[in-house]
RNA sequence: GCCUCGGUAGCUCAGUAGGUAGAGCAGGGGACUGAAAAUCCCCGUGUCGGUGGUUCAACUCCACUCUGAGGCA
Numbered sequence: 001g002c003c004u005c006g007g008u009a010g011c012u013c014a015g016u017a018g019g020u021a022g023a024g025c026a027g028g029g030g031a032c033u034g035a036a037a038a039u040c041c042c043c044g045u046g047u048c049g050g051u052g053g054u055u056c057a058a059c060u061c062c063a064c065u066c067u068g069a070g071g072c073a
Stems, first nucleotide, its partner, number of pairs: 001072007010025004019056001027043005049065005
C1' cells in the first nucleotide's frame, strides 16, 4: 500500500428486501424474610465510531474519514 471482517446500553452481543432500536449480565426500586441469600415484579433520554449524501423516512444504502482484528504484498 491492497483486501476481508468488526465499532450498537456500564459489559457481552442481536438487529436485511430502509419504517424510527432490543436481549442477557451488571445496576436501581419493590415484594418475600426476624435479617440475609435465592426467587418473583418493575425500571433504559444509547447523538447505533465520526462527517456528509440519497430518501417522506437510514443502525441498515452511497462517499469520505477515525479506530480494532486478520490476510496479501
Description: This is a predicted structure of a 73-nucleotide RNA (transfer RNA) from an uncultured Eubacteriales bacterium. Its Rfam family is "tRNA".